[in-house]
c-di-GMP-I riboswitch aptamer from Marinobacterium nitratireducens, 77 nucleotides, folded computationally.

Order: sequence, then C1' cells, then structure tokens
RNA sequence: UCUCGAUAACGGCAAAAUCCGAGUAAUCGGGUGGCGCAAAGUUUCGGAUCCCAGUAGCGGAUGGCCGGACCACCGAA
Repeated sequence: UCUCGAUAACGGCAAAAUCCGAGUAAUCGGGUGGCGCAAAGUUUCGGAUCCCAGUAGCGGAUGGCCGGACCACCGAA
C1' cells in the first nucleotide's frame, strides 16, 4: 500500500414518528428522536422504483434500492 472487518479504540452518520418550512408531487431542509449502518461519505455512470406531464422529456426524486467510480478513521485475525 492492497485486501479484510474484531465483544478493540476514538469517533461519525441518523430510520420511523413528530413539529416548522419548501415543492403540483415524488421528496427535500432544520429541530426533537434512534431503526440501523465499516463508508448509511461523495457522485445519477448503469439498472430499478417513484413523481409530474398525458402517449411524451434533453424533466424531477431516491446514494439508507442494487451495481460501478472517487475519497476516507482504526488496525486484531
């Protein structure tokens, strides 16, 4: 360094629900809250699903749906 992931250590993120706000909507942002996560960090490149439109897109959403790519803490076996 790569692979790997432990009854290790320092920590990190934050599901559902709920309150406020944005959006036609999917959904998103903030507070509370923790279901869980070794990339639950980033990225729509591929697939999948969802929304709007109404038969059409060169539109939108989900990265905590899966895969890929990029970056990254620690160091037992």

Annotation:
Its Rfam family is "c-di-GMP-I riboswitch aptamer". Rfam's curators write: GEMM was predicted in a large-scale screen for bacterial structured RNA regulatory elements. NCBI's taxonomy places the organism under Bacteria, Pseudomonadati, Pseudomonadota, Gammaproteobacteria, Marinobacterium. The sequence was found by an Rfam model in a public genome assembly.